Model confidence (mean pLDDT): 80 of 100. A computed fold for a 72-nucleotide RNA from an uncultured Clostridia bacterium, annotated as transfer RNA. The sequence was found in a public genome assembly. It matches the Rfam family "tRNA". Rfam classes the family as a transfer RNA. From the family's description: Transfer RNA (tRNA) molecules are approximately 80 nucleotides in length.
[in-house]
RNA sequence: GCAGGUAUAGUACAGUGGUUAGUACAUCUCGUUGCCAACGAGAGAACGGCAGUUCGAAUCUGCUUACUUGCU
Numbered sequence: 001g002c003a004g005g006u007a008u009a010g011u012a013c014a015g016u017g018g019u020u021a022g023u024a025c026a027u028c029u030c031g032u033u034g035c036c037a038a039c040g041a042g043a044g045a046a047c048g049g050c051a052g053u054u055c056g057a058a059u060c061u062g063c064u065u066a067c068u069u070g071c072u
Stems, first nucleotide, its partner, number of pairs: 001071007010025004018055001027043005048064005
């Protein structure tokens, strides 16, 4: 330099263009207990960035950023 893959919550992952983007662990609050743990209830927290297509984009397209694989 060329080609491909990945990017969603603190972490690990789901999500066929259409209802408030979901699950587990973690964090916080409350309950239970003499205390902790465990258990139960609840809360906060996310679509890498820009643009395009569309009535509607996490999802499709282009560019770009980061990581990664292969070729030269």